[in-house]
């Protein structure tokens, strides 16, 4: 500095034009239990940023930010 990729709840992820944005762990509650773990319900929690294309963007583009790989 050039090409490739990646950024989505606290954490790892899934979704790749119309979701209520899945699940797992982790946290609240409630239940069971003498009490704790386990396990059973039940909640809260997320799409890096600006911009464009679209009737409609987390998805598709460009531009900047971070990360990684790579060539020099």
């Nucleotide at each position: 500095g050039g090409c490739u990729c990646g950024u989505u709840g606290g954490u790892c992820a899934a979704g790749c034009g119309g979701c209520u944005a899945a699940g797992a762990c982790a946290c609240g509650g409630c239940c069971c239990u003498c009490u704790c773990a386990a396990g059973g319900c039940u909640g809260a929690a997320a799409c890096g940023g600006c911009a464009g294309u679209u009737c409609g963007a987390u998805u598709c583009u460009g531009c900047c930010a971070c990360g990684a790989g790579u060539c020099a």